[in-house]
RNA sequence: GUAAAUAUUUGGCAAACCUGUCGAAAGAUGGGGACGCAAAGCUAUGGGUCUAAGGACAGAGGUCUAUGAUUGCCAGGUUGCCGUU
Numbered sequence: 001g002u003a004a005a006u007a008u009u010u011g012g013c014a015a016a017c018c019u020g021u022c023g024a025a026a027g028a029u030g031g032g033g034a035c036g037c038a039a040a041g042c043u044a045u046g047g048g049u050c051u052a053a054g055g056a057c058a059g060a061g062g063u064c065u066a067u068g069a070u071u072g073c074c075a076g077g078u079u080g081c082c083g084u085u
Base pairs, nucleotide, nucleotide: 004085005084006083012037013036017032018031019030020029021028022027035072041078042077043076045075046074047073048070049069050068054065055064056063057062
């Protein structure tokens, strides 16, 4: 230096819920707050899930649809801290 395994400390992130803002919604984000997390860092690439403004269909109730969202649903890709063996 590389690979694998693994404990603690320091540090890191922050679910639900409350609240300001943005958004048609799902949801995102700031503050408070901690259920959890060793990649709960990054990436919508594959699958899944959520929403349906616009569009299509319908006489109507309504149905379908992602170009919207989710990496804290799973997999893939990529980067990475400390100690010990």

The RNA shown here (c-di-GMP-I riboswitch aptamer) has 85 nucleotides and comes from Pelosinus fermentans. Of the family's consensus pairs, 95% are formed in the model. Rfam family: c-di-GMP-I riboswitch aptamer. Its family is annotated with cyclic-di-GMP binding in the Gene Ontology.